[in-house]
RNA sequence: GCCCCGUUGGUCCAGAGGCCUAGGACGCUGCCUUGUCAUGGCAGAGAUCACCGGUUCGAAUCCGGUAUGGGGCG
Numbered sequence: 001g002c003c004c005c006g007u008u009g010g011u012c013c014a015g016a017g018g019c020c021u022a023g024g025a026c027g028c029u030g031c032c033u034u035g036u037c038a039u040g041g042c043a044g045a046g047a048u049c050a051c052c053g054g055u056u057c058g059a060a061u062c063c064g065g066u067a068u069g070g071g072g073c074g
Base pairs, nucleotide, nucleotide: 001073002072003071004070005069006068007067010026011025012024013023018057028044029043030042031041032040050066051065052064053063054062
């Protein structure tokens, strides 16, 4: 330098154009339970989907660029 793959709450992951103002687990907060802690139960907060632009009536999802991580080739 060229090619390929990834980037979604604090962490790990799901999602393949409309049923998604994004779901699950763990974690966090409050309450209940307990003599206390843990366990368990109930409720809640938390991501405008890496960034910029484009396509479309409609984009986390498709296209281009940028950034970043990983892999391959030279």
Model confidence (mean pLDDT): 82 of 100. A computed fold for a 74-nucleotide RNA, annotated as transfer RNA. Rfam family: tRNA. Rfam's curators write: Transfer RNA (tRNA) molecules are approximately 80 nucleotides in length. The family's RNA type in Rfam is transfer RNA.